[in-house]
RNA sequence: CGGGCUCUCGCGGGAGAGACCGGGCCCUGGCCCGGCGCUGAAGGCGAAACCGCCCCGGAAACGCUCAAGCAGAAGGACCGCGACGGCGUC
Repeated sequence: CGGGCUCUCGCGGGAGAGACCGGGCCCUGGCCCGGCGCUGAAGGCGAAACCGCCCCGGAAACGCUCAAGCAGAAGGACCGCGACGGCGUC
C1' cells in the first nucleotide's frame, strides 16, 4: 500500500399486511380499552443444514407470532458508499 472480517457514526436504497368495528379521553388528529381479520424484515423464542467425536454451544431470508406492525410519516432486516477505530492474512 492492497484486498478480508468487524464496532460505531453519516448518506442513499429498502418489502408485506385494516386510514376495520364498538366504547372512552382530549379534540381537525391522535391516545387508551375491547373485538374480528391480517403481515413478516426491529427485537424475542424454536430450529434444518453445517461446524464440532459426542453432550453442550453456534446458527438461515426457515418456523412461531410473545413483542412489533397493517394510509402517509416514522421504524425497518439487509445492501451500497464514506469516516474514526479493532482483528487477522499476504